Predicted 3D model of a 351-nucleotide RNA (Bacterial RNase P class A) from an uncultured Flavobacteriales bacterium. It was read from a public genome assembly, where an Rfam model found it.
RNA sequence: AGGGCAAAUCGGCUUAUCGCGGGUCUUGUAAAAGGCAUGAGGAAAGUCCGGACAUCAUAGGGUAGCCUGCUUCCUAACGGGAAGGCGCUAAUUUAUUAGUGACAGCAAGUGCAGCAGAGAGUAUAUUUCCCAUUUCGGUGGGUAAAGGUGAAACGGUGAGGUAAGAGCUCACCAGCAAGAUUGGCAACAAUUUUGGCUAGGUAAACCUCAGGCGAUGAAAGAUCAAAUAAACUUCGGUUUGAGGGCGACCCGCCCAAUCGGAGAGGGUAGAUUGCUUGACCCCGUGAGUGAUUGCGGGGCUAGAUAAAUGAUAAGCUAUUACAGAAUCCGGCUUAUAGAUUUGCUACAUAA
Numbered sequence: 001a002g003g004g005c006a007a008a009u010c011g012g013c014u015u016a017u018c019g020c021g022g023g024u025c026u027u028g029u030a031a032a033a034g035g036c037a038u039g040a041g042g043a044a045a046g047u048c049c050g051g052a053c054a055u056c057a058u059a060g061g062g063u064a065g066c067c068u069g070c071u072u073c074c075u076a077a078c079g080g081g082a083a084g085g086c087g088c089u090a091a092u093u094u095a096u097u098a099g100u101g102a103c104a105g106c107a108a109g110u111g112c113a114g115c116a117g118a119g120a121g122u123a124u125a126u127u128u129c130c131c132a133u134u135u136c137g138g139u140g141g142g143u144a145a146a147g148g149u150g151a152a153a154c155g156g157u158g159a160g161g162u163a164a165g166a167g168c169u170c171a172c173c174a175g176c177a178a179g180a181u182u183g184g185c186a187a188c189a190a191u192u193u194u195g196g197c198u199a200g201g202u203a204a205a206c207c208u209c210a211g212g213c214g215a216u217g218a219a220a221g222a223u224c225a226a227a228u229a230a231a232c233u234u235c236g237g238u239u240u241g242a243g244g245g246c247g248a249c250c251c252g253c254c255c256a257a258u259c260g261g262a263g264a265g266g267g268u269a270g271a272u273u274g275c276u277u278g279a280c281c282c283c284g285u286g287a288g289u290g291a292u293u294g295c296g297g298g299g300c301u302a303g304a305u306a307a308a309u310g311a312u313a314a315g316c317u318a319u320u321a322c323a324g325a326a327u328c329c330g331g332c333u334u335a336u337a338g339a340u341u342u343g344c345u346a347c348a349u350a351a
Stems, first nucleotide, its partner, number of pairs: 003345008012316007020039002023036005041322001045333002048331005053217004060251004065213005070084005085103001086101006104208002109206002111202002129142005155173006174198002176195008221273004232263005243255004280299008
């Protein structure tokens, strides 16, 4: 240098001709014709989260269930984002850089962990060591320091003490618990005091703690039009409430008589709206480490309803990939030919 990996941005632009969709203007009795501006994405996908909006709706209490889990800030909100703290890993070099964390709790309880080993969690003894006794085979008592097994064995080093040993005692160190001072909004950090307190791992194991949680969904809803049979058979009900509603269940509350369930049979079913002016976009300026936000100015950029945006030519050129709106918005996740920028590098790939 090339290649590979990761992250970010782009993933088409300009002109002309013809064609398609709605909007708006002009002409026209109308049908239609013409002009103007405009017309799929970075993920429109997944439906994993959070909302706006609409209906239930008047109302709550309890039980279960579900979600979240370091601190502060941003946001309409979030399981999202920014900055920081702590832990782990790697590199370099002694303090930084990068990555990563499903970072509340294991002295509340219950579980789980092969083999080896005496023993794997308030788990340890027929090795060794010490004392007593002995028929010399052994028996009773003490010990867990040394040695061994193991990934891991009730803190480590040294001294004293003891029959032999042990935090049994002491000094230092480490951890744990409870404080103090300083810095920081805080999580925390540094220094220090006391206590012999020394209790393995695991909670995307059950569980405990703290905080939080209505449902349904544009085929939600709203309005207008049309038609009919308040008929027939049967069962139940009418304030002692059948039935229906309030996320599940219970209590409770509300509506309810032209009532409700089943059967047989008859009639109608079309249109408008919701539907795109938004927690919107662009430019400038201020605040903030940043996510983001204040102020000023400018802009209107899909609304189809069996479903519209395509073809040709030329130029720039990567346009050969993944791929097509259906109420809308903010995140997350997945797919992606190729181009540019930054970083890393024999990386990689697989588990």